[in-house]
Model confidence (mean pLDDT): 77 of 100. A computed fold for a 79-nucleotide RNA from Methylobacter sp., annotated as c-di-GMP-I riboswitch aptamer.
RNA sequence: UUGUGUUAAUGCUAAACCCGUUGCGAGGCGGGGACAGAAAACCGCGGAUCUUGCUGAGCAAGACGGCCGGGUUGCAACU
Numbered sequence: 001u002u003g004u005g006u007u008a009a010u011g012c013u014a015a016a017c018c019c020g021u022u023g024c025g026a027g028g029c030g031g032g033g034a035c036a037g038a039a040a041a042c043c044g045c046g047g048a049u050c051u052u053g054c055u056g057a058g059c060a061a062g063a064c065g066g067c068c069g070g071g072u073u074g075c076a077a078c079u
Stems, first nucleotide, its partner, number of pairs: 003078002012037002017032006035066001041072003045069003049063006
């Protein structure tokens, strides 16, 4: 540097739900709590889904990274 990615170890994140708070809303944040995860770390780049506005088709703005793909980076051990 490349590949593999839990066999062992150190650890990490935190679904649903509950409480508080915030937003028109989808949702976000904090605390509790563990479904699950080898990138469940980062980036809204391309889709999907959801929300708001416009009468509708559609368009615009937004949400979502634990829906899929992509990009960047990282960890023990082995090669």